[in-house]
């Protein structure tokens, strides 16, 4: 440096639900929680899905725990 994640260790994240709070909303953030995750780390670039606005063309948003791409990274194995 490459490949895959069988075992182990050190640790990490945290779905549903719930409390508080922000948002018209999708949803966000914080506390509790523990379904899962080897990138469930970062990124909204492409696709998908969702929300709001608009008569429509369209516009503004949400989601990376839906997929692809980009960036970075722990452990042991080969």
């Nucleotide at each position: 440096g490459g490949u895959a994640g069988a075992u182990a260790a050190a640790g990490g994240c945290a779905a549903a639900c719930u409390c508080g709070u922000c948002g018209u909303g999708a949803g966000g953030c914080g506390g509790g929680g523990a379904c899962g995750c080897a990138a469930a780390g970062c990124u909204a670039g492409g696709g998908g899905u969702c929300u709001c606005c608009g008569g429509a063309g369209g516009g503004a948003g949400a989601u990376u725990g839906c997929c692809c791409g980009g960036c970075c990274g722990c452990c042991g194995a080969c």

The RNA shown here (c-di-GMP-I riboswitch aptamer) has 78 nucleotides and comes from a Solirubrobacterales bacterium. Its Rfam family is "c-di-GMP-I riboswitch aptamer". Its family is annotated with cyclic-di-GMP binding in the Gene Ontology. Its mean pLDDT, the model's own confidence on a scale to 100, is 87.